[in-house]
RNA sequence: UGAGUACGGCGGGUGAUCGCGGCCGGAAGAAAUUCCGGGUGAGGAAAGUCCGGGCUUCGCAGGGCAGGAUGCCGGAUAACGUCCGGUGGAGGUGACUUCGAGGACAGUGCAGCAGAAAUAUACCGCCAGUUCGCUGGUAAGGGUGGAAAGGCAGUGUAAGAGACUACCGUCCGUCUGGUAACAGGCGGAGCCAUGCAAACCCCAUCCGAAGCAAGAUCGAGCAGAAGGCACAGGGCGGCCCGUCCGCCUUCGGGUAGAUCGCUUGAGCCUGCCGGCAACGGCAGGUCUAGACAGAUGACCACCGCGGUGCUCGCACCGCACAUAACCCGGCUUACAGCUGUACUCAGUAU
Repeated sequence: UGAGUACGGCGGGUGAUCGCGGCCGGAAGAAAUUCCGGGUGAGGAAAGUCCGGGCUUCGCAGGGCAGGAUGCCGGAUAACGUCCGGUGGAGGUGACUUCGAGGACAGUGCAGCAGAAAUAUACCGCCAGUUCGCUGGUAAGGGUGGAAAGGCAGUGUAAGAGACUACCGUCCGUCUGGUAACAGGCGGAGCCAUGCAAACCCCAUCCGAAGCAAGAUCGAGCAGAAGGCACAGGGCGGCCCGUCCGCCUUCGGGUAGAUCGCUUGAGCCUGCCGGCAACGGCAGGUCUAGACAGAUGACCACCGCGGUGCUCGCACCGCACAUAACCCGGCUUACAGCUGUACUCAGUAU
């Protein structure tokens, strides 16, 4: 210098004006509310709503069925299907990445095409015999396929074959190391036999249901009930007739509505300590939206970045993805541009 790998950080900035939602203070008002001033008001994913938890209501002696989820080992955590560190497999020269990684001798099922044959075989071939039609042996070699009875070398044989031998692989036993997954050593067994469980299934572990429009408190009106009062009163424009309605108090289910839940929380920031890490502990500091049909917008000035144009320092256009709704921990997905640290490979120079 070029090409990469891992872990991050930021997500246009400052100021002014107007508008909108909460909060605080003041004023007016019986109240609803209005006005003035101050301060505050989206994210790294607020998204998808895919997991886990807090919280709330209901259910629940205990157990089982059904259903769902998870599936190498150890740790972290409130919990997890998440994260961290390992083991093993796969990929990369490497930094490093990646894996849904139990069971295919419990049972059922599926495996296109090709190929002679797909869990069993002999098409070509090789060898022996032959009446030359073929018969028998074999599975080294060829061919098909993702897969054809562990691989390779030798012995052996008519030709061959774990038939036998060494090495590698597999399985079993044992020893050593490791918390464990597992790794390594030694010994033994010639090795009954494809793949798929993200097909049903089997095994082990875990899971009660619904969700803040959860739910709690207060509660007009109105249905209804009880008690009290009165034969008076009110409406139909006035009077008569006629006709309709009783009035008050208490209780009451709980509608409209209001308040709470609601944002102080497994919170955030900084430092130190423990741990490889996820994470944990301690100390100090800090308060940072809370609406209920839902505010968070518009415009101006200067600067930053990107694009276009030219008269070359000025114009014009634009500023990614996306907008909280009970709250947290994750996952997944979207994202213009800027930027930090560590490491790898190649080339060059000293």
The RNA shown here (Bacterial RNase P class A) has 350 nucleotides and comes from a Lachnospiraceae bacterium. Its mean pLDDT, the model's own confidence on a scale to 100, is 76. Rfam family: Bacterial RNase P class A. It is annotated as a ribozyme. A source record names the gene rnpB.